Description
Predicted 3D model of a 110-nucleotide RNA (SAM riboswitch aptamer (S box leader)) from a Chitinophagaceae bacterium. It matches the Rfam family "SAM riboswitch aptamer (S box leader)". Rfam's curators write: The SAM riboswitch is found upstream of a number of genes which code for proteins involved in methionine or cysteine biosynthesis in Gram-positive bacteria. The sequence was found by an Rfam model in a public genome assembly.

RNA sequence: UACUUAUCAAGAAAGGCUGAGGGUAAUGGCCCUAAGACGCCUUGACAACCUAUCCCGCUACGGUGGGAAAAGGUGCCAAUUCCAUCCCGCAAAUGUGGGACAGAUAAGUC
Numbered sequence: 001u002a003c004u005u006a007u008c009a010a011g012a013a014a015g016g017c018u019g020a021g022g023g024u025a026a027u028g029g030c031c032c033u034a035a036g037a038c039g040c041c042u043u044g045a046c047a048a049c050c051u052a053u054c055c056c057g058c059u060a061c062g063g064u065g066g067g068a069a070a071a072g073g074u075g076c077c078a079a080u081u082c083c084a085u086c087c088c089g090c091a092a093a094u095g096u097g098g099g100a101c102a103g104a105u106a107a108g109u110c
Stems, first nucleotide, its partner, number of pairs: 002109007013043005021032003026085004044077001046075001049073003053068006081102001086099005
C1' cells in the first nucleotide's frame, strides 16, 4: 500500500518554539487564522479499539456476552467526517430521511 470487521451527531486545555496559511482525493461553499492558525515540544485532559486486571452470566471448557476501572499500546483535544456533490424516498420543493462513494481511527490478515 491492499484486504476484512467495527465505529464515526458525544467528549477533551495550557505553556514554549515557529511564522502563513489551514480545515486530510477533487470541486463548490462555509469557517479558523499576525488578538499567531497549521506544525513541533512539554505537561495535562478526553475516550475506551486492543493487551493485562476485577465482577456477573453462558459454555461443547476451546471460548463467549455484559459491566467496572484506566496500568500498557494506539488514538484524539474548532465547527456532524464542517456542509454539499452520486442514488432512492417524502416534500410545503433553498428542505428532509436513508444509502453509496471517499475519508479517519482501531484490530487482524497478506